[in-house]
RNA sequence: AUAAUAAUAGGGCACACUCGUUGAAAAACGGGGUCGCAAAACUACAGGGGCUAUCACAUGUCCAAUUUGGAUAUGUUAUGCCAGCCAGUUACCGAA
Repeated sequence: AUAAUAAUAGGGCACACUCGUUGAAAAACGGGGUCGCAAAACUACAGGGGCUAUCACAUGUCCAAUUUGGAUAUGUUAUGCCAGCCAGUUACCGAA
């Protein structure tokens, strides 16, 4: 110096739940919390996968009205999200 194995110590992050804020929702942010994590750091159109469905569209029903408008139910849809699902990128300590 390289390869394999791989501690100790100090510190780091923070699931569920809960309180507050934002949002139609998914979810995010902040406080508490601590299930876990050696990348639980960063990357979300142009890798895979997952979540949601305001708007929009389709269909049904109802109301008004007279060819359109409104309400509601169901379905489809990402342009909204998730990296603590996989993936990609970068990286610290390190005894023997």
A computed fold for a 96-nucleotide RNA from Paenibacillus sp. FSL R5-0912, annotated as c-di-GMP-I riboswitch aptamer. RNAcentral records the identical sequence in 2 taxa. Its Rfam family is "c-di-GMP-I riboswitch aptamer". Rfam describes the family as follows. GEMM was predicted in a large-scale screen for bacterial structured RNA regulatory elements. The sequence is in RNAcentral, with records from Rfam and Ribocentre. The coordinates come from a structure-prediction model, not an experiment, and the mean pLDDT is 78.